Transfer RNA from a Clostridiales bacterium, 76 nucleotides, folded computationally.
RNA sequence: GGGGAUAUAGCUCAGUUGGUAGAGCGUUCGGUUCGCAUCCGAGAGGUCGUGGGUUCGAGUCCCAUUAUCUCCACCA
Numbered sequence: 001g002g003g004g005a006u007a008u009a010g011c012u013c014a015g016u017u018g019g020u021a022g023a024g025c026g027u028u029c030g031g032u033u034c035g036c037a038u039c040c041g042a043g044a045g046g047u048c049g050u051g052g053g054u055u056c057g058a059g060u061c062c063c064a065u066u067a068u069c070u071c072c073a074c075c076a
Stems, first nucleotide, its partner, number of pairs: 001072007010025004019056001027043005049065005
C1' cells in the first nucleotide's frame, strides 16, 4: 500500500425485502421475606463508530473516514 470482517443500551448480542430500535444479563423502584437470595411486577437506560449522499422514509442502500481483528504485497 491492497483485500476482507466487526462497530447497535453498562456487558454479550439480535434486528427479515428500507417502514414505530429489541432480547438476555446487569441496574433502579415496588411486592414476597424477620433479613438476604430466589421468584413476581414495573421503570430508566440508544445521535445504531464518525461525516456526507440517495429516498416520502436509512441500523439496513451508496461514498468517504476512524478504531480493532485478519489475509496479501512491498521495504529492511
The prediction has a mean pLDDT of 82.